c-di-GMP-I-GGC riboswitch aptamer from Gemmatimonas sp., 80 nucleotides, folded computationally. Model confidence (mean pLDDT): 86 of 100.
RNA sequence: ACCGACAAGAGCAAACCCGUCGCGAGGCGGGGACGCAAAGCCAGGAGUCUCGGGGUGCCGAGAUCGUCCGGUUGCCGAAG
Numbered sequence: 001a002c003c004g005a006c007a008a009g010a011g012c013a014a015a016c017c018c019g020u021c022g023c024g025a026g027g028c029g030g031g032g033a034c035g036c037a038a039a040g041c042c043a044g045g046a047g048u049c050u051c052g053g054g055g056u057g058c059c060g061a062g063a064u065c066g067u068c069c070g071g072u073u074g075c076c077g078a079a080g
Base pairs, nucleotide, nucleotide: 002080003077004076011036012035016031017030018029019028020027021026034066040072041071042070044069045068046067047064048063049062050061051060052059053058
């Protein structure tokens, strides 16, 4: 360095419920844990989703990084 243990300590938090913001996808806060070694961060590529338009080829504006890829930073240290 790769790698990732029925290791240790810490961390995050799906569905669902409540509040709130948004036309919406969804965001934020609280509760809650299915999971996660980047489930930290970045919408750069692909995918999916929403709203509007449309000449049905698409175009515009958004959402999602807990879909995958990429970039970047980072805790621990058994075996190999």